[in-house]
Context: one part of a larger RNA
RNA sequence: UGACGGGGGCCCGCACAAGCGGCGGAGCAUGUGGCUUAAUUCGAUGCAACGCGAAGAACCUUACCUGGGCUUGACAUGCAGGGAAAACUCGUAGAGAUACGGGGUCCUUUUGGGCCUUGCACAGGUGGCGCAUGGCUGUCGUCAGCUCGUGUCGUGAGAUGUUGGGUUAAGUCCCGCAACGAGCGCAACCCUCGUCCUAUGUUGCCAGCGAGUAAUGUCGGGGACUCAUAGGAGACUGCCGGGGUCAACUCGGAGGAAGGUGGGGAUGACGUCAAGUCAUCAUGCCCCUUAUGUCCAGGGCUGCACACAUGCUACAAUGGCCGGUACAAAGGGCUGCGAUACCGCAAGGUGGAGCGAAUCCCAUAAAGCCGGUCUCAGUUCGGAUUGGGGUCUGCAACUCGACCCCAUGAAGUCGGAGUCGCUAGUAAUCGCAGAUCAGCAACGCUGCGGUGAAUACGUUCCCGGGCCU
Numbered sequence: 001u002g003a004c005g006g007g008g009g010c011c012c013g014c015a016c017a018a019g020c021g022g023c024g025g026a027g028c029a030u031g032u033g034g035c036u037u038a039a040u041u042c043g044a045u046g047c048a049a050c051g052c053g054a055a056g057a058a059c060c061u062u063a064c065c066u067g068g069g070c071u072u073g074a075c076a077u078g079c080a081g082g083g084a085a086a087a088c089u090c091g092u093a094g095a096g097a098u099a100c101g102g103g104g105u106c107c108u109u110u111u112g113g114g115c116c117u118u119g120c121a122c123a124g125g126u127g128g129c130g131c132a133u134g135g136c137u138g139u140c141g142u143c144a145g146c147u148c149g150u151g152u153c154g155u156g157a158g159a160u161g162u163u164g165g166g167u168u169a170a171g172u173c174c175c176g177c178a179a180c181g182a183g184c185g186c187a188a189c190c191c192u193c194g195u196c197c198u199a200u201g202u203u204g205c206c207a208g209c210g211a212g213u214a215a216u217g218u219c220g221g222g223g224a225c226u227c228a229u230a231g232g233a234g235a236c237u238g239c240c241g242g243g244g245u246c247a248a249c250u251c252g253g254a255g256g257a258a259g260g261u262g263g264g265g266a267u268g269a270c271g272u273c274a275a276g277u278c279a280u281c282a283u284g285c286c287c288c289u290u291a292u293g294u295c296c297a298g299g300g301c302u303g304c305a306c307a308c309a310u311g312c313u314a315c316a317a318u319g320g321c322c323g324g325u326a327c328a329a330a331g332g333g334c335u336g337c338g339a340u341a342c343c344g345c346a347a348g349g350u351g352g353a354g355c356g357a358a359u360c361c362c363a364u365a366a367a368g369c370c371g372g373u374c375u376c377a378g379u380u381c382g383g384a385u386u387g388g389g390g391u392c393u394g395c396a397a398c399u400c401g402a403c404c405c406c407a408u409g410a411a412g413u414c415g416g417a418g419u420c421g422c423u424a425g426u427a428a429u430c431g432c433a434g435a436u437c438a439g440c441a442a443c444g445c446u447g448c449g450g451u452g453a454a455u456a457c458g459u460u461c462c463c464g465g466g467c468c469u
Base pairs, nucleotide, nucleotide: 007469008468009467010466011465012464013463015459016458019422020421021420022419023418026313027312028311029310030309031308032307033306034304035303042053043052064299065298066297067296068295069294070293073122077121078120079119080118081117082116083115088103089102090101091100092099093098106113107112124288125287127286128285129284133282134281135277136276137275138273140271145184146183147182148181149180150179151160152159153158164175165174166173190265191264192263193262195233196232197231198230199229200228201227205222206221209220210219211218236259239253240252241251242250243249315415319374320373321372322371323370324369325368331362332361333360336355337354341350342349343348381412386407387406388405389404390403391402392401428451429450430449431448432447433446434445
């Protein structure tokens, strides 16, 4: 000077408390440990690993295993020599890679280009070291801190400034002070939502006028409204009152769509953890070089006495089932989205209008509301598991896809110790879309809207953090 203390003072945070809903018990899904295995590829391991890398493991991916092949190589550049093509297509052998045979051949300025082959340099490595590294990232933490110049003090390490009195979300601001200033952070500037104005109206809208229809902005038309796209206005403690050092600020009120940071996002200081990543990429050193490279087929990454983590579905009547009926937002679409119609109980099929999309399609939102039924039961709850039959994608669904129908109907009657999330359009609950993607193990993730609460006395205690001592 720091760090630490079951030392002290002050102050924050869903940290506790007050509430609401979960997890921990059941079944299933996914990840992990362990075990097994020829292989179950590798990495991530308290918070900050475990629905994580993976925004898609049947083949491919794929890095693993078994077996079969190749050795200038699957890929790049250069030099030297030689050659005719190579693709493509057919046949034979083979699991295929590949090998053999037939067909089939290039452009050009005649230098060459492209291709094959031989040889030499070299390629190649998801092999090792994240404790040799760059870059990127997590975390403390969106916490309010971290420093510098000059001056002053101290022999010096250092101190001061940055401490103190108030105040703030904030080292935010005010006052004081041997300090005076400054930088990185805070805040603001950026995006988005909320109100209004102006401009412009197509594919959007339809109040008024007219036409038409079984009906529909359907048509003429209109710019009022909604909306879209731009540009502005608006919020600043600006105004009033109380408190206050009459300072910063704070409490109440008015006006206002919005009030004291209006809500949300992006934005992450100096640093810490030799944190994570050599398997995104890059890179140093080491290692392999007829193999640790590379091609192929099949298998594995999906194995299952078990344990943990994260989710989904439930255990029901605020509910299940059946019929009718209403209201979104945000997205995606040409190797695509696919309407009307017809067939099928259905998954789906036939067919193809329209649409590169404010025009057409995905696309019926669901919870809700109105009726009916069930009457507390392992049930008309719950849907696991299994049998049978199908649909679709795809060379191919055996290992190992999703979905549909019929049958089957398991555990489960609200969960021990313990533990998690959340302070408002939040929790809870309800559906919709997208990325990846042929298809899909998505119940995941990222967004979108619908319905819409309860509680906070307070800071003694638990956890984490800040300042002074």
Molecule: small-subunit ribosomal RNA, 3' major domain
Organism: uncultured bacterium